[in-house]
RNA sequence: GUUUUAUCGAGAGUGGCUGAGGGACCGGGCCCGAUGACGCCACAGCAACCUGGCCGCACGCGCCGUGGUGCUAACUCCCGCCCCACCAGGGGGAGAGAUACGGC
Numbered sequence: 001g002u003u004u005u006a007u008c009g010a011g012a013g014u015g016g017c018u019g020a021g022g023g024a025c026c027g028g029g030c031c032c033g034a035u036g037a038c039g040c041c042a043c044a045g046c047a048a049c050c051u052g053g054c055c056g057c058a059c060g061c062g063c064c065g066u067g068g069u070g071c072u073a074a075c076u077c078c079c080g081c082c083c084c085a086c087c088a089g090g091g092g093g094a095g096a097g098a099u100a101c102g103g104c
Base pairs, nucleotide, nucleotide: 001104002103003102005100006099007098008097013043014042015041016040017039021032022031023030026080027079028078029077044072045071046070049068050067052064053063054062055060076096081093082092083091084090
C1' cells in the first nucleotide's frame, strides 16, 4: 500500500511549547479558534481489538487491565448517492473514511 472480518449514537483532559488556521478529500452547511484552536511533547485518563492473567458445574457478549495499538469537541459534526415514508421533521442502505486482528 492492498485486502477479509469486526466495530464506529457510549466513554475519557490537564500542563508545557508553538502561533493561524482547524474540523480526511470535493461541494454545501454548521461549528472550534489570539480567553491560543490545529499540531507536537509530558503526564493523566477512556476503551477492551490484540496480548497477558483469572476458570468457579459457567470458556463467555465473562472478570482484571500487564504489555501492543487506538482514542480523549460536536453521531465518523451534518448533508451529498439509492430505497421507504413525507407538509416538515424521519428511517434503512450504499459509497467514502477511521480503528483493530489477520492475509498478501
The prediction has a mean pLDDT of 84.
A computed fold for a 104-nucleotide RNA from an Acidobacteriota bacterium, annotated as SAM riboswitch aptamer (S box leader).
Of the family's consensus pairs, 94% are formed in the model.
NCBI's taxonomy places the organism under Bacteria, Pseudomonadati, Acidobacteriota.
It was read from a public genome assembly, where an Rfam model found it.